[in-house]
Molecule: Bacterial RNase P class A
Organism: marine sediment metagenome
RNA sequence: AGUGGUCCGGGUGGUCGCGUCAGGGUAUAUGUUCGCAUAUCCCUGCCGAGGAAAGUCCGGGCUACACAGGGCAGAAUGCCGGAUAACGUCCGGUGGGGGUGACCCCGGGAAAGUGCUACAGAGAAUAGACUGCCGGUUUUUAAAUCGGUGAGGGUGAAAGGGUGCGGUAAGAGCGCACCGUCUCGUACGGUAACGGACGGGAGCUGAGGUAAACCCCAUUCGUAGCAAGGCCAAAUAGGGAAGCAUCAGGCGUGGCCCACGCUGCUUCCGGGUAGGCUGCUUGAGCCUGUGAGCAAUUGCAGGCCUAGAUGAAUGACUACUGCUUCUGCUUCGGCAGGAGUACAGAACCCGGCUUACAGGGCCACU
Numbered sequence: 001a002g003u004g005g006u007c008c009g010g011g012u013g014g015u016c017g018c019g020u021c022a023g024g025g026u027a028u029a030u031g032u033u034c035g036c037a038u039a040u041c042c043c044u045g046c047c048g049a050g051g052a053a054a055g056u057c058c059g060g061g062c063u064a065c066a067c068a069g070g071g072c073a074g075a076a077u078g079c080c081g082g083a084u085a086a087c088g089u090c091c092g093g094u095g096g097g098g099g100u101g102a103c104c105c106c107g108g109g110a111a112a113g114u115g116c117u118a119c120a121g122a123g124a125a126u127a128g129a130c131u132g133c134c135g136g137u138u139u140u141u142a143a144a145u146c147g148g149u150g151a152g153g154g155u156g157a158a159a160g161g162g163u164g165c166g167g168u169a170a171g172a173g174c175g176c177a178c179c180g181u182c183u184c185g186u187a188c189g190g191u192a193a194c195g196g197a198c199g200g201g202a203g204c205u206g207a208g209g210u211a212a213a214c215c216c217c218a219u220u221c222g223u224a225g226c227a228a229g230g231c232c233a234a235a236u237a238g239g240g241a242a243g244c245a246u247c248a249g250g251c252g253u254g255g256c257c258c259a260c261g262c263u264g265c266u267u268c269c270g271g272g273u274a275g276g277c278u279g280c281u282u283g284a285g286c287c288u289g290u291g292a293g294c295a296a297u298u299g300c301a302g303g304c305c306u307a308g309a310u311g312a313a314u315g316a317c318u319a320c321u322g323c324u325u326c327u328g329c330u331u332c333g334g335c336a337g338g339a340g341u342a343c344a345g346a347a348c349c350c351g352g353c354u355u356a357c358a359g360g361g362c363c364a365c366u
Base pairs, nucleotide, nucleotide: 001366002365003364004363005362006361007360008359010321011320012319013318014317015316016315018048019047021045022044023043024042025041027040028039029038030037031036050343054354055353057352058351059350060349061348062225063224064223065222074221075220076219077218078217079093080092081091082090083089094107095106096105097104098103108216109215113214114213115210116209117208130153131152132149133148134147135146136145137144138143161179162178163177164176165175166174180204181202182201183200184199185198186197188195189194229278230277231276232275239269240268241267242266243265244264249263250262251261252260253259285304286303287302288301289300290299291298292297322341323340324339325338326337327336328335329334
């Protein structure tokens, strides 16, 4: 100087205040079967945010509904093996890429098809003649024009294998040798991905990139979410049943009559609203020791209880002090003064990922 991992996220005291729970009260109110119960208030005590409580991106628990089986559509995942409740996470391998290195990043198929490939460039996937090289013609040696050529130059992220020899007018896998690439087979090592070895084949026109473009292949996936769900249950309105009353009265239509329609009281029942209770925090929990395993992880033993709010608590002020930094002084030991001290805040609960974060400690490695 750097790489990987892990931990902390100020401390102590005083005053005032907030929330749940427990205990107490000669407090207040209501009810009462006079024992007490409930609510409020007061006092005392215990406990009281995070490493990300965040984003809500994955996975699971829990709950309700749905569900014989299969298909289409849609979404996600994608080398191999393992861990786990599960995962898109983690661990160990393996192949490729980057780095001097510790280490980091990536992972089905571009040998079925379609599409896209900016700018630059003559030409970008059916390759392609700008320059150069070679040949012919015109002609004045220059120049012009026609043809051949993908070897040289130039452009580009990418120009359709590389080196050499032969070949040729000049050239080219055009031919050959070696290297590379692809492909088939054999035995070996490995659970496997894969590896190294041996042998055969293909001039390589199947062969640039892109699948976080469509697509193909394989695997997985019911829907909704604690405002889930369960229980208790006013007032008012409405529903049902039974009994009673009764053809009277009232209201509406109508100018009036007739006519037609609506309308009573009591008791009981169930649904449902406001509201309340529950779900709710003891859990795939945390700590210590120890066994298994390379590890993720897991077995056993002992110990611990660590928010549960809902107009949504977990705070405010202050003293001393820690850390960082700046300025001044200095007898270089320090002293004085100023500034800063992050990101952010539970809301059913867990496992991950991602993102934010002042400052600091520790370990291993290069």